[in-house]
Molecule: THF (Tetrahydrofolate) riboswitch aptamer
Organism: Bacillota bacterium
RNA sequence: GGCAGAGUAGGUGCUAUGCGUUAAGUGCUAAGGGAUGGGAAGUUGCCCUUAGACGAAAGGGGCCCUGUUAAGGACGUGUCUGCGACAUAGCACCGCAUCCGCUGUC
Numbered sequence: 001g002g003c004a005g006a007g008u009a010g011g012u013g014c015u016a017u018g019c020g021u022u023a024a025g026u027g028c029u030a031a032g033g034g035a036u037g038g039g040a041a042g043u044u045g046c047c048c049u050u051a052g053a054c055g056a057a058a059g060g061g062g063c064c065c066u067g068u069u070a071a072g073g074a075c076g077u078g079u080c081u082g083c084g085a086c087a088u089a090g091c092a093c094c095g096c097a098u099c100c101g102c103u104g105u106c
Base pairs, nucleotide, nucleotide: 001106002105003104004103005102010094011093012092013091014090015089016088017087018086019084020083021082028052029051030050031049032048033047034046038100039099040098042096058081059080060079062077063076064073065072066071
């Protein structure tokens, strides 16, 4: 010097736990800030804060009350099945472009 490889933030799917379902959260727009392969630096990706717009899937059984037994009922409590581009963790897969490095090889 050439060749090859490892390695991030994060993303997708599944599982578990949890939260919400009287709507927060997620997603969208604008502004500001922060971190980001081993180092420097960085956005088109990620996170945080503020403001704004938009926005949803609920249902069943029990307890309770009325009624004298056909049934109905506001709220509360608890449980079950769903729902949410929800949160966290684990597993699997994918995985930074610039410069300098690391490993192997010629």